[in-house]
């Protein structure tokens, strides 16, 4: 330098064009306990990496940029 792939709450992860983006762990609150842990219930937490395009409609398709990784030279 080129090719291919990755990017979604603090962490991991599901979501192949259509309702308000899924779940787990973690955090906070309540119940339970003498207390803690376990267990049960609930809540908060997201610029779907960034910008543009296509479309009635984009996390999803296209292009560019960035990041990380693999391969080739």
């Nucleotide at each position: 330098a080129g090719u291919c792939g990755u990017u979604u709450g603090g962490u991991c992860u599901a979501g192949u064009g259509g309702u308000u983006a899924c779940g787990a762990c973690g955090u906070c609150c309540c119940c339970u306990u003498c207390a803690c842990a376990c267990g049960g219930g609930g809540a908060a937490g997201g610029u779907c990496a960034c910008g543009a395009g296509u479309u009635c409609g984009a996390a999803c398709c296209u292009c560019g940029u960035a990041u990380c990784g693999a391969c080739u030279a």

Transfer RNA from Ogataea polymorpha, 73 nucleotides, folded computationally.
The sequence is in RNAcentral, with records from ENA, GtRNAdb and Rfam.
NCBI's taxonomy places the organism under Eukaryota, Opisthokonta, Fungi, Pichiomycetes, Ogataea.
RNAcentral records the identical sequence in 2 taxa.
The coordinates come from a structure-prediction model, not an experiment, and the mean pLDDT is 81.
Its Rfam family is "tRNA". By type it is a transfer RNA. From the family's description: Transfer RNA (tRNA) molecules are approximately 80 nucleotides in length.